[in-house]
RNA sequence: UCCGCGGAGCGGGCGAUCGCUGGCACGGUGCAGACGACCUUUCGGGGCACGUCGGCUGUGCGGGAGGAAAGUCCGGGCUCCAUUAAGCAAGAUACUGGUUAACGGCCAGGCACGUUCCCCGUGAGAGGUGCGUGACGGAAAGUGCAACAGAGAGUAUACCGCCGCGGGCCUUCGGGCUUCGCGGUAAGGGUGAAAGGGUGGGGUAAGAGCCCACCGCGCUUCCAGUAAUGGAAGUGGCACGGCAAACCCUAUCUGGAGCAAGGCCAAAUAGGGGAGCGAUCUGGACGCGGCGCCUUCGGGUGACGCGACUGGGUGUAGGUCGGCUCGACUGAAGCUCCCGGGUAAGGCUGCUUGAGCCCAUCGGUAACGGUGGGCCUAGAGGAAUGGUCGCCUCCGUCCAACGCGCGCUUCACAGCGUACGAAGGGCGAAGACAGAACCCGGCUUACAGCUCCGCGGAUUUU
Numbered sequence: 001u002c003c004g005c006g007g008a009g010c011g012g013g014c015g016a017u018c019g020c021u022g023g024c025a026c027g028g029u030g031c032a033g034a035c036g037a038c039c040u041u042u043c044g045g046g047g048c049a050c051g052u053c054g055g056c057u058g059u060g061c062g063g064g065a066g067g068a069a070a071g072u073c074c075g076g077g078c079u080c081c082a083u084u085a086a087g088c089a090a091g092a093u094a095c096u097g098g099u100u101a102a103c104g105g106c107c108a109g110g111c112a113c114g115u116u117c118c119c120c121g122u123g124a125g126a127g128g129u130g131c132g133u134g135a136c137g138g139a140a141a142g143u144g145c146a147a148c149a150g151a152g153a154g155u156a157u158a159c160c161g162c163c164g165c166g167g168g169c170c171u172u173c174g175g176g177c178u179u180c181g182c183g184g185u186a187a188g189g190g191u192g193a194a195a196g197g198g199u200g201g202g203g204u205a206a207g208a209g210c211c212c213a214c215c216g217c218g219c220u221u222c223c224a225g226u227a228a229u230g231g232a233a234g235u236g237g238c239a240c241g242g243c244a245a246a247c248c249c250u251a252u253c254u255g256g257a258g259c260a261a262g263g264c265c266a267a268a269u270a271g272g273g274g275a276g277c278g279a280u281c282u283g284g285a286c287g288c289g290g291c292g293c294c295u296u297c298g299g300g301u302g303a304c305g306c307g308a309c310u311g312g313g314u315g316u317a318g319g320u321c322g323g324c325u326c327g328a329c330u331g332a333a334g335c336u337c338c339c340g341g342g343u344a345a346g347g348c349u350g351c352u353u354g355a356g357c358c359c360a361u362c363g364g365u366a367a368c369g370g371u372g373g374g375c376c377u378a379g380a381g382g383a384a385u386g387g388u389c390g391c392c393u394c395c396g397u398c399c400a401a402c403g404c405g406c407g408c409u410u411c412a413c414a415g416c417g418u419a420c421g422a423a424g425g426g427c428g429a430a431g432a433c434a435g436a437a438c439c440c441g442g443c444u445u446a447c448a449g450c451u452c453c454g455c456g457g458a459u460u461u462u
Base pairs, nucleotide, nucleotide: 001458002457003456004455005454006453007452008451009450010449012392013391014390015389016388017387018386020064021063023061024060025059026058027057028056029055031054033053034052035051036050038047039046040045066433070444071443073442074441075440076439077438078258079257080256081255086325087324088323090254091253092252093251094250095109096108097107098106099105110136111134112133113132114131115130117128118127120125137249138248142247143246144243145242159189160188161185162184163183164182165181166180167178168177169176170175197215198214199213200212201211202210216238217236218235219234220233221232222231223230224229262349263348264347265346272339273338274337275336276335277334279314280313281312282311283310284309286307287306288305289304291302292301293300294299318330319329320328321327356375357374358373359372360371361370362369363368395428396427397426398425399424402421403420405418406417407416408415
């Protein structure tokens, strides 16, 4: 200097002018929509324009898309079911600790694997260090999988080999060769993603934890640490490996639906037809009926029966609540289901003050938290936030004084070429990914160009 990987930030500024849109303030306008007041009425309504609100409109002030607004992958706030529990099923997470409203997020640490550099060791490998990745609980509860290749893939195995004995052949009598048979072997080679711990040595006919040292692994005890885990000592030749983004086991967590949630107003009809369907207790007053009692003979009053209205209690069928059970709510003066018709697809709200942002300080390795102070920064409703001009800056491209190095040439200077940097000038020109829609914390993905940090590689110079 260039390239690659990971991470962070910015991704325009100022002014003028025209325009769009929300909020606040001050007006204007009868537009006659709403309410109130007033007048009138055949009580169905009509009129008026006094007030308020709304609509339309003017002026002023101040505001108006993102780091991802994307994906809809997680977690919530909020709303409804609904007053709200339990279990099963189902789903999610998974090293340890901290943080948070919560999370599968973030921070720190541990371990494993990979890798740069340094260093120790005969070697296997160990230590330190920086960086990257981790879907990081359990394989001794059970079931299952590993194609093909290979002799053999988990109480496995002998293909090529190595060694010994025998038979045969040759022999310089040391031994050599081998189509064969028996026995031993798993160190060497091959196959494979993976071959039953590894390195070095001893030992052996040849070999093998067969034995020893070391590394690894298991067990016991102690030390450090909140813990994951690490270290030390002793002991054992060492228990049959890998896969659970295979089923599974363990621990922890989880109601559902979602702003098209939900609330209010307006409007309209034929509130029609069919089917199914328990009641029970009690109070009130109304109508009718007969009966009893009283009667001034008009009627009054009492209980009972029927009808319809209404209040309260109990709570059957049914209905609602995620897949089930259970439970809860509602519940027949009507409910549920089916068919059919009509209105609306309209207006207002939810709707932006938030687990909010900024500054200082304290605690903490950090994420983050406490305290104090300051600020208010879009709320559209088919969807606004824009256009033009000027200047500045970033950027692309061309030219380039000059600086510095190298080469050629020359006696030297000058000159020529070339790599890198570069004041300045010309032309182009804010170009990338991309547009809020209830809100917030994350994750993932996209991104021209510029800057910074960390790591790795290549080249060149000193």
Molecule: Bacterial RNase P class A